[in-house]
C1' cells in the first nucleotide's frame, strides 16, 4: 500500500411550529373526572426469530413406571443451559490468519451406491499361485486379485449413562354489572356420572351433579406492570491464559401502552455515492541554483450540483444462540509488493 482473517464501539445532530402517551405538583372543587398550567421521562443491538435456559403464576398433595426429548472428549465457568472459555485428539476449506465440523459403546438389530467370486451365520468358503506332508490326488499353511472396509471396523433407527412434572402473561388474581338459577333429552347421586395430577397405565385425590339441544343475557374496571435476583446500568481495583468472579463507589433510575403513544412539517448540518471546462493549499509536471512563474492527468484537500441516510419498533422480565444490517472510528492478526 494493496488484499484478506478475527474483535470492538457509534449508527445520525440541532433550531422552530404543531401534535401524542405516562408519572409529580397546582387548579378545577364540597368529593371524583375531564379540562388548564409548571416541570419530568419516553424503542433496539438486535426489541426480530420463538431455537433453549431461568425467574414468576397456576394445577390440593406433584408419587411411580412405560412412551417422548435432550445431552455424551478433559477441565472450568454459570441461577442455569444444548450456551460460553481453555485444552486434546481428528476431518474438510485456505498460502496463511482463520473458519465449519466430529468426539459414550458395538453386546443385540438395522443401513452402506459401484467394483468384486464374495459385504457382515458369506465362510471352519470359491479361483490362481507357491511350500510341506502323503500318494489313483487329497489335507494343512501361505501369498495374491474388488473395495475406503472382506475375522475386523464405520454407523444410528441399536445399546447404556445422565437430565426433563405440565401448561404458559392470551399464565393468572380481584371487583363490578346482567340473564332464564327456566325448557327439552341422556347418564348419574357413595353400587361414584363426570373430572384433576398426565401422553399413556398404576396410584391417588375431587365429586352433586355433568354431558348434549334449543335459547337468552353480559363481554366492563383494576391488579399482574416495571428499582432489577448476590441476574439493573455505569466507573475503578485486584485474581485469573480466558470465559468469569470478588471487593468498593453509594455514581444513575432510563417507556409501560392495551385497536396499541414516542410522530408530523420546514430549514440547515453531518455522512455516504455520482458528477464538474470550478480553486491550486499539498503534490506533480515544465523552466530553474533556489525563489516566483505556469499547467492540472492522477492522489489529498476546498467549492459547486445532484441524489441518498442501513436493518428495522417494546407488549412480563432477564441469560443465551441464530438471522438482518447503508456506513463512521478503532485494535490485533495473516499474505503479497515496494522502501529503507
Nucleotide at each position: 500500500u494493496u488484499a484478506g482473517c478475527a474483535g470492538g464501539u457509534c449508527g445520525g445532530c440541532u433550531u422552530g411550529u404543531c401534535g401524542c402517551u405516562c408519572c409529580g405538583c397546582u387548579u378545577g372543587a364540597a368529593a371524583c373526572a375531564a379540562g388548564a398550567g409548571c416541570g419530568g421521562a419516553g424503542a433496539g443491538g438486535a426489541a426480530a426469530g420463538u431455537c433453549c435456559g431461568g425467574g414468576c403464576a397456576a394445577c390440593a398433595u406433584a408419587g411411580a413406571g412405560c412412551a417422548c426429548c435432550a445431552u455424551a472428549c478433559a477441565g472450568g465457568c454459570u441461577a442455569a443451559c444444548g450456551a460460553c472459555c481453555u485444552g486434546c485428539a481428528g476431518g474438510c476449506a485456505g498460502c496463511a490468519a482463520u473458519g465449519c465440523u466430529u468426539g459414550g459403546u458395538c453386546c443385540c438389530u438395522g443401513g452402506a451406491a459401484c467394483a468384486g467370486c464374495g459385504a457382515c451365520g458369506a465362510a471352519c468358503g470359491g479361483c490362481a499361485c507357491c511350500u510341506u506332508a502323503c500318494u489313483u490326488g487329497u489335507a494343512a499353511g501361505g501369498u495374491g486379485a474388488u473395495g475406503a472396509a472382506a475375522c475386523g471396523g464405520c454407523u444410528a433407527c441399536a445399546c447404556u449413562a445422565u437430565g426433563g412434572g405440565u401448561u404458559g402473561c392470551a399464565a393468572u388474581c380481584c371487583c363490578a354489572u346482567g340473564u332464564a338459577a327456566a325448557c327439552c333429552g341422556g347418564c348419574g347421586a357413595c353400587a361414584g356420572a363426570g373430572g384433576g395430577c398426565u401422553g399413556c397405565u398404576c396410584g391417588u385425590c375431587c365429586g352433586a351433579g355433568c354431558c348434549g339441544g334449543a335459547g337468552g343475557g353480559u363481554a366492563g374496571g383494576g391488579a399482574g406492570c416495571g428499582u432489577g435476583a448476590g441476574a439493573g446500568c455505569g466507573g475503578c481495583a485486584u485474581a485469573g491464559u480466558a470465559a468469569u468472579a470478588u471487593g468498593c463507589c453509594a455514581g444513575c433510575c432510563a417507556a409501560g401502552a392495551u385497536u396499541a403513544a414516542u410522530g408530523a412539517c420546514a430549514a440547515g448540518c453531518g455522512c455516504a455515492c455520482g458528477g464538474g471546462u470550478g480553486c491550486a493549499g499539498g503534490u506533480a509536471u515544465g523552466c530553474u541554483u533556489c525563489c516566483c512563474c505556469a499547467u492540472a492527468a492522477a492522489c489529498c484537500g476546498c467549492c459547486c450540483c445532484g441524489c441518498g441516510u442501513a436493518c428495522a419498533g417494546a407488549a412480563c422480565c432477564c441469560g443465551g444462540c441464530u438471522u438482518a444490517c447503508a456506513g463512521a472510528c478503532u485494535u490485533g492478526c495473516u499474505a503479497a509488493u515496494u522502501u529503507u
A computed fold for a 340-nucleotide RNA from Bacteroidales bacterium UBA7009, annotated as Bacterial RNase P class A. Its mean pLDDT, the model's own confidence on a scale to 100, is 78. Rfam family: Bacterial RNase P class A. It is annotated as a ribozyme. The source organism's lineage runs through Bacteria, Pseudomonadati, Bacteroidota, Bacteroidia and Bacteroidales.